[in-house]
RNA sequence: AAAAUUCUUUGGGGAAUGGUGAAAUUCCAUACCGGCAGUAUAGUCUGCGAACGGAGGUUCGGCAUAACCGAGCCAACGCCGAUCGGGUGCAACUCCCGAACCGACGGUAACGGCAACUCCCGCAAAACGGGAAGUGCCUGAAAGUCCGGAUGAGAAAAGAAAGAA
Repeated sequence: AAAAUUCUUUGGGGAAUGGUGAAAUUCCAUACCGGCAGUAUAGUCUGCGAACGGAGGUUCGGCAUAACCGAGCCAACGCCGAUCGGGUGCAACUCCCGAACCGACGGUAACGGCAACUCCCGCAAAACGGGAAGUGCCUGAAAGUCCGGAUGAGAAAAGAAAGAA
């Protein structure tokens, strides 16, 4: 003097205004937001994390056991969006100017379908056909910004101890 190791703390932002409508921060117009590391300062480069899927493992429960089923945890691996032009400069897809683009999963207004009932119309009447409102059921589009998993997890950052006399 450093690494290992241990502990603590921190560790994601954003719907304002108007329009349509019974109902939308979800549709339309505009608005607004940008995790971590690297690198000339990055949502769009490279890599990582989160989210989503998940071989396999493991714990608990249902069982006398195995198998099987359910729930939780760990997890190889998979998946993982989007940028160009000009300028400055030794150097920038990172800065400046201009114009673009992107954003996990589940939920939530639709539209539609079916059912019986009631009413209206056509018919002399019934059957049947058409229409309307309410009710019930089924399917179900739509959010980067709302709600939820999540007072979670986490890339990583900072600090302390230790190494250490």
Molecule: FMN riboswitch aptamer (RFN element)